[in-house]
Molecule: transfer RNA
Organism: uncultured Verrucomicrobiota bacterium
RNA sequence: ACGACAGUAGCUCAAUUGGUAGAGCAGCGGUCUCCAAAACCGCCGGUUGUAGGUUCGAGUCCUACCUGUCGUGCCA
Numbered sequence: 001a002c003g004a005c006a007g008u009a010g011c012u013c014a015a016u017u018g019g020u021a022g023a024g025c026a027g028c029g030g031u032c033u034c035c036a037a038a039a040c041c042g043c044c045g046g047u048u049g050u051a052g053g054u055u056c057g058a059g060u061c062c063u064a065c066c067u068g069u070c071g072u073g074c075c076a
Base pairs, nucleotide, nucleotide: 001072002071003070004069005068006067007066010025011024012023013022019056027043028042029041030040031039049065050064051063052062053061
């Protein structure tokens, strides 16, 4: 330099292939307990990497860019 893949909550991952984003863990509160842990109940948490475009509607499609991983190549 080129190509492929990935980027969604603090972390790990979903989202019916375009119909308006959810789960587990973590955190916070409560029940229980002498206290704590465990268990159970509830709550909080999102510019879906960035910027545009298409569309009535985009996490999903198109373009450019950024970051990471892998592969190929060039120079030394």